[in-house]
RNA sequence: CUCUUAUCCAGAGAGGCGGAGGGAAUAGGCCCUAUGAUGCCCGGCAACCUUCAAGGUGAUCCUUGAAAAGGUGCUAAUUCCUGCAGACGAAAUUCGUCUGAAAGAUAAGGG
Numbered sequence: 001c002u003c004u005u006a007u008c009c010a011g012a013g014a015g016g017c018g019g020a021g022g023g024a025a026u027a028g029g030c031c032c033u034a035u036g037a038u039g040c041c042c043g044g045c046a047a048c049c050u051u052c053a054a055g056g057u058g059a060u061c062c063u064u065g066a067a068a069a070g071g072u073g074c075u076a077a078u079u080c081c082u083g084c085a086g087a088c089g090a091a092a093u094u095c096g097u098c099u100g101a102a103a104g105a106u107a108a109g110g111g
Base pairs, nucleotide, nucleotide: 001111002110003109004108005107006106007105008104013042015041016040017039021032022031023030026083027082028081029080043075044074045073048071049070050067051066052065053064054063055062056061079103084100085099086098087097088096089095090094
């Protein structure tokens, strides 16, 4: 870098450092930010990998519950929202709701 599978409306600090932009990319919107953001450290959250227990199965598999030492991850706003396709609704060149796709993020496994 790429492929497969799963998840993405929950949760997480009035701490320290630092000092300018930040919210993936593109467009539009809307936000955060000198009352100090983004980032880093610490703390925390969660439970994908992991461990244990119970149950089920033809099965190396599945379900439920518990734990948190280790490997990751996450810690404003749904992945901040929309963009593409379809359905539906409305006092209708528009707006809204739902479903799906695309793109992205993370984990585990493979190339």
Predicted 3D model of a 111-nucleotide RNA (SAM riboswitch aptamer (S box leader)) from Mesobacillus harenae. The organism belongs to Mesobacillus, within Bacteria. The sequence was found by an Rfam model in a public genome assembly. Its mean pLDDT, the model's own confidence on a scale to 100, is 82.